[in-house]
RNA sequence: CGGGCUGUGGCUCAGCUUGGUAGAGCGUUCGCCUCGGGUGCGAAAGGUCGCAGGUUCGAAUCCUGUCAGCCCGA
Numbered sequence: 001c002g003g004g005c006u007g008u009g010g011c012u013c014a015g016c017u018u019g020g021u022a023g024a025g026c027g028u029u030c031g032c033c034u035c036g037g038g039u040g041c042g043a044a045a046g047g048u049c050g051c052a053g054g055u056u057c058g059a060a061u062c063c064u065g066u067c068a069g070c071c072c073g074a
Base pairs, nucleotide, nucleotide: 001073002072003071004070005069006068007067010026011025012024013023020057028044029043030042031041032040050066051065052064053063054062
């Protein structure tokens, strides 16, 4: 310098191919249960999707640029 993959709640990931109001598990908080804790059950809070533009009625998803990590080549 060129190419590829990954980036989404605190953590691990799905959703992208086929654009339509952002989900799961674990964790956290509250409640029930218990003498108490744990287990179990129920509920809630928490991210507008690495960043910036573009296309579109509408973008996590398509396009362009860019940043970070990893891999390959030179």
The RNA shown here (transfer RNA) has 74 nucleotides and comes from a Chthoniobacterales bacterium. Its Rfam family is "tRNA". By type it is a transfer RNA. RNAcentral records the identical sequence in 4 taxa. The RNAcentral record of the sequence draws on ENA and MGnify. NCBI's taxonomy places the organism under Bacteria, Pseudomonadati, Verrucomicrobiota, Spartobacteria, Chthoniobacterales.